Predicted 3D model of an 81-nucleotide RNA (c-di-GMP-I riboswitch aptamer) from candidate division NC10 bacterium RIFCSPLOWO2_12_FULL_66_18.
Of the family's consensus pairs, 95% are formed in the model.
RNA sequence: UCCCGACAACGGCAAACCCGACGCGAGCCGGGGACGCAAAGCCACGGGUCAGGCCACGCGCCUGACAGCCGAGCUGCCGAA
Numbered sequence: 001u002c003c004c005g006a007c008a009a010c011g012g013c014a015a016a017c018c019c020g021a022c023g024c025g026a027g028c029c030g031g032g033g034a035c036g037c038a039a040a041g042c043c044a045c046g047g048g049u050c051a052g053g054c055c056a057c058g059c060g061c062c063u064g065a066c067a068g069c070c071g072a073g074c075u076g077c078c079g080a081a
Base pairs, nucleotide, nucleotide: 004079005078012037013036017032018031019030020029022027035068041074042073045071046070047069048066049065050064051063052062053061054060
């Protein structure tokens, strides 16, 4: 350094649910809250799921959402075995 990932250290993030704002919607933002997470950091490039619209109804097209579904890519803290 790489692989790897501990009942380690310093810290970090925050599901469901509740309150408030936004959006037709999927969802998202803030606050509360913790089920979990070693990339639960970034990124819609491939697959997937979801929403709205179109439709010559073909699991077709368009626009959008989700990375805490799986991959690719980029970046990164710590150091026992």
The sequence was found by an Rfam model in a public genome assembly.
Taxonomically the source falls in Methylomirabilota (SeqCode) (Bacteria, Bacteria candidate phyla).
Its Rfam family is "c-di-GMP-I riboswitch aptamer". Rfam's curators write: GEMM was predicted in a large-scale screen for bacterial structured RNA regulatory elements.